This is a predicted complex of two RNAs, RNase P RNA and transfer RNA, with 429 nucleotides together.
RNA sequence: CCGGCCGGGCGGGCGGUCGCGGGAUUCCGCAGAAGGUUGGCCUUCUGAGGGUUCCGAGGAAAGUCCGGGCUCCACAGGGUAGGACGCAGGGGAAAUCCCUGGUGCAGUAAUGCAGGGACAGUGCCACAGAAACGAUACCUGAUCCGGUUUUCCGGUUUCAAGGGUGAAAAGCAGGCAAACCCCGUCCGGUGCAAGGCCGAAUAGGAAGAGCAGCCCCCUCGGGGGCUGGGAGGCGGCCCGUCUCUCCCGCUCUUCGGGUUGGCCGCUGGAGGUGUUCGGUAACGGGCACCCAAGAUGGAUGGCCGUCACUGUUUUUAACAGGACAGGACCCGGCUUACAGCCCGACCGGAUAC
RNA sequence: GCGGGAGUAGCUCAGUUGGCAGAGCAUCAGCCUUCCAAGCUGAGGGUCGCGAGUUCGAACCUCGUCUCCCGCUCCA
Numbered sequence: 001c002c003g004g005c006c007g008g009g010c011g012g013g014c015g016g017u018c019g020c021g022g023g024a025u026u027c028c029g030c031a032g033a034a035g036g037u038u039g040g041c042c043u044u045c046u047g048a049g050g051g052u053u054c055c056g057a058g059g060a061a062a063g064u065c066c067g068g069g070c071u072c073c074a075c076a077g078g079g080u081a082g083g084a085c086g087c088a089g090g091g092g093a094a095a096u097c098c099c100u101g102g103u104g105c106a107g108u109a110a111u112g113c114a115g116g117g118a119c120a121g122u123g124c125c126a127c128a129g130a131a132a133c134g135a136u137a138c139c140u141g142a143u144c145c146g147g148u149u150u151u152c153c154g155g156u157u158u159c160a161a162g163g164g165u166g167a168a169a170a171g172c173a174g175g176c177a178a179a180c181c182c183c184g185u186c187c188g189g190u191g192c193a194a195g196g197c198c199g200a201a202u203a204g205g206a207a208g209a210g211c212a213g214c215c216c217c218c219u220c221g222g223g224g225g226c227u228g229g230g231a232g233g234c235g236g237c238c239c240g241u242c243u244c245u246c247c248c249g250c251u252c253u254u255c256g257g258g259u260u261g262g263c264c265g266c267u268g269g270a271g272g273u274g275u276u277c278g279g280u281a282a283c284g285g286g287c288a289c290c291c292a293a294g295a296u297g298g299a300u301g302g303c304c305g306u307c308a309c310u311g312u313u314u315u316u317a318a319c320a321g322g323a324c325a326g327g328a329c330c331c332g333g334c335u336u337a338c339a340g341c342c343c344g345a346c347c348g349g350a351u352a353c
Numbered sequence: 354g355c356g357g358g359a360g361u362a363g364c365u366c367a368g369u370u371g372g373c374a375g376a377g378c379a380u381c382a383g384c385c386u387u388c389c390a391a392g393c394u395g396a397g398g399g400u401c402g403c404g405a406g407u408u409c410g411a412a413c414c415u416c417g418u419c420u421c422c423c424g425c426u427c428c429a
Base pairs, nucleotide, nucleotide: 001349002348003347004346006344007343008342009341010340012307013306014305015304016303017302018301020056021055022054023053024052025051027050028049030047031046032045033044034043035042036041058324062335063334065333066332067331068330069329070191072189073188077239078238079237080236082187083186084185085184086183087101088100089099090098091097103114104113105112106111116182117181121180122179123176124175125174138163139162140161141158142157144155145154146153147152195264196263197262198261205255206254207253208252209251210250211249212227213226214225215224216223217222228246229245230244231243232242233241234240257428258427271290272289273288274287275286276285277284278283309321310320311319312318313317354425355424356423357422358421359420360419363378364377365376366375372409380396381395382394383393384392402418403417404416405415406414
């Protein structure tokens, strides 16, 4: 220098101006309420504005593929079905996550990819081939018998050396478990449209289904117990268990009706940055500092100047360009998309000293 | 935002212990008819949405990705 491989980082900066969402405000005037006051007026609270000031998307906010926090269902029970995962050790709240090591495969190498079990059982291995899995014997071969002048033909026994077919030819009784399955570990459901409070409106409308016996006490209104039924949960099913109910009104299902409002949940967290110690590493401990979106048809933008970058050209300059994409309860991962740029480790080749 | 489903010929769909991708309609050609329609016969047409993997072999199994469709507010 060329080629490769792995890891990390950035994803324009500054200024002006016009806007948007949220917070604060001992600023300004306005409106309303309450209290005080003889009226002018004063104090407090609330509301919508204006001013000032602070903050305002990402490395993937995405796909929703995993795992949690949180919420309600009962404190989430037993069995079974079902599902997910699968080398060893470690990390982590957990994970289809991460790190280190080992084995196999690919690669000259750096490196990348994969992972339980095929002597527990069942099943499959098309076509071709003689034969496709505790098999078979087509041809060549060997032995013997018969026919036969020999070549050769037919038969019996034997062997598994060779042949061709095929992905695989009997092997360590092969391959397939991203076939059923076996073993081990784990998993209750529900997702912020969870859930709680307030307000408004409507016909508490129609149809269907379900709905008890016995005993005891009694002040005759009723109450209690046992057995059983019904409905609803514990959202696969069964058991078990809980709550309500057993009557003239209740419960459930379906249809129909009304509303499309406000507040909370809502952002301080398995948080971030720096440093130090332990550890090969993932990661963990200590210390210091910081607080940085919270919308609800959904804000975070437009324009101008300048600097930096890239490209082109007629190169003291001019012109053009800037990807993928955007929060919606919050985290940890994985995967996918991405113009352009920077840094580092390692491998191979070439050249020079 | 959450949950579920689908993608195969121009259209509507089949396709199972993974082993040569099919049907109906449509298109084209021939026959029939004076001509057309109907009918009969035949032919063409496929990246099984796309990309990887498992396997000897994938429409089918696994993973990723793209597109489309459906359902889910609250109150009484």
It holds a member of the Rfam family "Bacterial RNase P class A". Gene Ontology terms of the family: ribonuclease P activity, dimeric ribonuclease P complex and tRNA processing. The coordinates come from a structure-prediction model, not an experiment, and the mean pLDDT is 76.